A computed fold for a 377-nucleotide part of an RNA from a metagenome, annotated as small-subunit ribosomal RNA, central domain. Its Rfam family is "Bacterial small subunit ribosomal RNA".
Context: one part of a larger RNA
RNA sequence: UUGGGUGUAAAGAGAAGCGUAGGCGUUUCAGUUAGUCUAAUGUCAAAGACCUCGGCUUACCCGAGGGCAGGCACCGGAUACUGCUGAAAUUGAGAUAAGAAGGGGUAGAUGGAAUUCCCGGUGUAGCGGUAAAAUGCGUUGAUAUCGGGAGGAACACCAGAGGCGAAGGCGAUCUACUGGUCUUAUUCUGACGCUAAGGCUCGAAAGCGUGGGGAGCAAAACGGAUUAGAUACCCGUGUAGUCCACGCUGUAAACAAUGGAUGCUGGGUGUCGGUUAUAACUUAGUUUUUUCUUCGGAAAAAGCUUGGAAGUAAUCGGUGCCGAAGCUAACGCGUUAAGCAUCCCACCUGGGGACUACGAUCGCAAGAUUAAAACUC
Numbered sequence: 001u002u003g004g005g006u007g008u009a010a011a012g013a014g015a016a017g018c019g020u021a022g023g024c025g026u027u028u029c030a031g032u033u034a035g036u037c038u039a040a041u042g043u044c045a046a047a048g049a050c051c052u053c054g055g056c057u058u059a060c061c062c063g064a065g066g067g068c069a070g071g072c073a074c075c076g077g078a079u080a081c082u083g084c085u086g087a088a089a090u091u092g093a094g095a096u097a098a099g100a101a102g103g104g105g106u107a108g109a110u111g112g113a114a115u116u117c118c119c120g121g122u123g124u125a126g127c128g129g130u131a132a133a134a135u136g137c138g139u140u141g142a143u144a145u146c147g148g149g150a151g152g153a154a155c156a157c158c159a160g161a162g163g164c165g166a167a168g169g170c171g172a173u174c175u176a177c178u179g180g181u182c183u184u185a186u187u188c189u190g191a192c193g194c195u196a197a198g199g200c201u202c203g204a205a206a207g208c209g210u211g212g213g214g215a216g217c218a219a220a221a222c223g224g225a226u227u228a229g230a231u232a233c234c235c236g237u238g239u240a241g242u243c244c245a246c247g248c249u250g251u252a253a254a255c256a257a258u259g260g261a262u263g264c265u266g267g268g269u270g271u272c273g274g275u276u277a278u279a280a281c282u283u284a285g286u287u288u289u290u291u292c293u294u295c296g297g298a299a300a301a302a303g304c305u306u307g308g309a310a311g312u313a314a315u316c317g318g319u320g321c322c323g324a325a326g327c328u329a330a331c332g333c334g335u336u337a338a339g340c341a342u343c344c345c346a347c348c349u350g351g352g353g354a355c356u357a358c359g360a361u362c363g364c365a366a367g368a369u370u371a372a373a374a375c376u377c
Base pairs, nucleotide, nucleotide: 003349004348005347006346007331008330012345014202016201017200018199022195023194024193026089027088028087029086030085031084032083034082035081036078037077038076041073042072043071044070050066051065052064053063054062055061092192093189094188095187096185097184098183099182100181104178105177106176107175108174109173110172111155116150117149118148119147120146121145122144126137127136163170164169207248208247209246210245211244212243216242217241221237222236223235224234259344260343261342262341263340264339267322268321269320270319271318272317273316274315275314276313277312278311281308282307284305285304286303287302288301289300290299291298292297326333327332350377351376352375359370360369361368362367
């Protein structure tokens, strides 16, 4: 390399998005004959290889003859498929219109609960902490409790196996700006598509730079315990950090350990968002009847109109569970496939050495990316 693979054995890059080259690409008609298939001709020296026959007593060896397949060139033929050119189509894709749901994103403003600190009142000897203690705080009045103030961070309940987002992720309320998705529609364009090496962008936490901020928590550090020791687990303090702005870093069990797209292949049962049909019940109005009446009206029943609507059925889209067939080494997966197929990308090829060395690129650094070999089993 071929082959075989990538949920858990090695292997899906965080591939998470956009997208260049490239690869691949719906239906119909016509043309062309480049690819493709096929016939003839020429050529591919001899030797060698293959087959047949023959010569050395056989074999090795040697001689003679024959031929398939294939390459190239040229000239005919075929036209299904692929390509190219032209014309059309609508189911892929997109657009438009009308609706719908949402912690999707960015910025600003506002709010209440709680912790801490400060001031004042009440009040007095403890508080705190633990398995038990001690360090610690407290008569310079703590803890507790009431009132006032400051400041930072996070948003209880709602809350869900629920929603949104490409992933990372997103949760108080309001406002502004803004991205995507879904449904319905015999509206429009007419293959405009899929994937995507490089490239660009995004990317938790920790970390780094500059400047702010700092309530709580808390690496490091200090003290108290425990212990043989205790550079820990437990307790008391506590600095970076956690927060904000701008920039960098570019990694995670970045996980569903499952790349993206399209089509096909039994069901059952939840849940979220639409649409359609039906609809218990119900708001408001109105008509008729009955009953009561203080004759103003009130109550009840039935019908109609207008809104709302649990539930039921069908259907589209998401998200779960269980499972036919099938797959799988098994576990399990199973219309959200790990089934059956097609297209494109990435990756793997015994364990260690080695998520390493060297080199290169990037980075302020930490380091990241790429990535061997000797040796050894």
Notes
The prediction has a mean pLDDT of 85.